[in-house]
This is a predicted structure of a 318-nucleotide part of an RNA (large-subunit ribosomal RNA, domain IV) from an uncultured Opitutales bacterium.
Model confidence (mean pLDDT): 87 of 100.
Context: one part of a larger RNA
RNA sequence: CCCUCCUCAAGGAACUCGGCAAAUUAGCCCCGUAUCUUCGGUAUAAGGGGCGCCCCCACUUGUGGGGGCCGCAGUGACAAGGACCAACCGACUGUUUAGCAAAAACACAGCUCUCUGCUAACACGCAAGUGGAUGUAUAGGGAGUGACAUGUGACCAAUGCGGAAAGGUGAACGCUCGUUGUGCAAGCUUCGGGUCUAAGCCCCCGUGAAUGUCGGCCGUAACUAUAACGGUCCUAAGGUAGCGAAAUUCCUUGUCGGGUAAGUUCCGACCUGCACGAAUCAUGUAACGAGUUGGUCGCUGUCUCGAGGAGGUGCUCA
Numbered sequence: 001c002c003c004u005c006c007u008c009a010a011g012g013a014a015c016u017c018g019g020c021a022a023a024u025u026a027g028c029c030c031c032g033u034a035u036c037u038u039c040g041g042u043a044u045a046a047g048g049g050g051c052g053c054c055c056c057c058a059c060u061u062g063u064g065g066g067g068g069c070c071g072c073a074g075u076g077a078c079a080a081g082g083a084c085c086a087a088c089c090g091a092c093u094g095u096u097u098a099g100c101a102a103a104a105a106c107a108c109a110g111c112u113c114u115c116u117g118c119u120a121a122c123a124c125g126c127a128a129g130u131g132g133a134u135g136u137a138u139a140g141g142g143a144g145u146g147a148c149a150u151g152u153g154a155c156c157a158a159u160g161c162g163g164a165a166a167g168g169u170g171a172a173c174g175c176u177c178g179u180u181g182u183g184c185a186a187g188c189u190u191c192g193g194g195u196c197u198a199a200g201c202c203c204c205c206g207u208g209a210a211u212g213u214c215g216g217c218c219g220u221a222a223c224u225a226u227a228a229c230g231g232u233c234c235u236a237a238g239g240u241a242g243c244g245a246a247a248u249u250c251c252u253u254g255u256c257g258g259g260u261a262a263g264u265u266c267c268g269a270c271c272u273g274c275a276c277g278a279a280u281c282a283u284g285u286a287a288c289g290a291g292u293u294g295g296u297c298g299c300u301g302u303c304u305c306g307a308g309g310a311g312g313u314g315c316u317c318a
Base pairs, nucleotide, nucleotide: 002312003311004310005309006308007307008306010304011303014302019299027051028050029049030048031047036041038147052069053068054067055066056065057064058063059062070074082297083296084295085294086293087292088291089289090288094106095105110145111144112143113142114141115140116139122131123130124129148284149283150282151281153214154213155212158211159210160207161206162205163204167202168201169200174195175194176193177192178191181188182187215233216232217231218230219229242276243273254270255269256268257267258266
């Protein structure tokens, strides 16, 4: 020097990607407690005060009242929440990459679609059989979404699925007409034409909480700008509500406002959405989170900037 600890003047995040680490806080009693809220919570919110020992009194559990004593210090050691504000995501408790990821991923209650009438659908098995289920549509299987609140728009052209006693196409068998070889024949056999015809496909209809998709150009208002309005082309239909530089915005550190002395982050707006958008759900949302981000107070050796101490390793000797 290194490792594990302890202490520190003045300052107090100036450190750093970032308060990482450390420090602060801590128990019990009393007072007091905002915003928001699904009225349950948030809440130990926040923020204050008290706490030992001796004597007396009251009710006699253990508290309350009064008087006194000591120390720097009375939850005297140990043990023992730092707090708050705002945003994003996920409702929540849970689950997960045994051995670098605990999360915004998975699950979840709830919602929707779909299949299934019982020897159920579905699954395992060659089968027998078994599960489903000693259940019976308020049941069981599959798929998606994911509490709750408000909602969930347009398009059935493509793909899928469902339906449909018509029509077209449609294999083999059958029927029928001909034909090759062989045979006396019966027959067997080769090839061709026709007819008949299942599913399927074509055709038709339906279906989006099925896979999916949801335009362009030009002109126009008495400053300018913009365009409620008009024209035109194309389409199955041209993105509705809501949200929007967003976990989505390239240009971009967009512009404006807030916070700072100074802010590529953050918050509130704007909308020019490169390339949001409605159950691969949209927008909100109390509570919750070893989640992510920004800020404030407190606190500190993170730092200015280092110093001292303890133990260990190490080194020397035995």